[in-house]
C1' cells in the first nucleotide's frame, strides 16, 4: 500500500442484510421489598441518540462516500 471484519450505556452483545414504535437483552450501578445483617430472590430507576465528517431520503445506528482507531490476511 491492497482486501476483509469490527467501533452501539460502565462491561459484553443484539439491532444493520430488507430505513419508520420510546435503540433491546444480560451483567454491573442506585432505590424499595424480603432478611437480625450480607448474599440470594422480587419490584423499580438512571445510564448509549450508535467512532468522526459529509451525502441520499419526508425519515439513517441501518444505504452511499471519505477519514480515524482496532483485529486478521496479502504484498
Nucleotide at each position: 500500500g491492497g482486501g476483509c471484519c469490527g467501533g452501539u450505556g460502565g462491561u459484553g452483545u443484539a439491532g444493520c442484510c430488507u430505513g419508520a414504535u420510546u435503540a433491546a437483552c444480560a451483567c454491573g450501578a442506585c432505590c424499595c421489598c424480603c432478611u437480625g445483617u450480607c448474599a440470594c430472590g422480587g419490584g423499580g430507576u438512571a445510564g448509549a441518540c450508535c467512532a468522526c465528517g459529509g451525502g441520499u431520503u419526508u425519515a439513517a445506528a441501518u444505504c452511499c462516500c471519505g477519514u480515524c482507531c482496532g483485529g486478521c490476511c496479502c504484498g

A computed fold for a 75-nucleotide RNA from a bacterium, annotated as transfer RNA. Rfam family: tRNA. The family's RNA type in Rfam is transfer RNA. The prediction has a mean pLDDT of 83.